[in-house]
RNA sequence: GGGGCCAUAGCUCAGUCUGGGAGAGCGCCGGACUGAAGAUCCGGGUGUCCCGGGUUCGAACCCCGGUGGCCCCA
Numbered sequence: 001g002g003g004g005c006c007a008u009a010g011c012u013c014a015g016u017c018u019g020g021g022a023g024a025g026c027g028c029c030g031g032a033c034u035g036a037a038g039a040u041c042c043g044g045g046u047g048u049c050c051c052g053g054g055u056u057c058g059a060a061c062c063c064c065g066g067u068g069g070c071c072c073c074a
Stems, first nucleotide, its partner, number of pairs: 001073007010026004020057001027046001028044005050066005
């Protein structure tokens, strides 16, 4: 220098193929229970979908550029 993959909740990730409701588990917070705690039960998503721009009635998803990480070629 060229190419591929990845980036979504505090953490691990699904969802992208096929554009339309942002989700799961764990953690966390509040409550019940307990002498207290743990376990269990109930409630709460807690979020600028890495950043900027474009297409579209509508973008996590499509297109362009950039940033960061991993890998391959040279």
Predicted 3D model of a 74-nucleotide RNA (transfer RNA) from a Candidatus Undinarchaeales archaeon. The coordinates come from a structure-prediction model, not an experiment, and the mean pLDDT is 84. It matches the Rfam family "tRNA". Rfam links the family to the GO term triplet codon-amino acid adaptor activity. Its Rfam clan is "tRNA clan".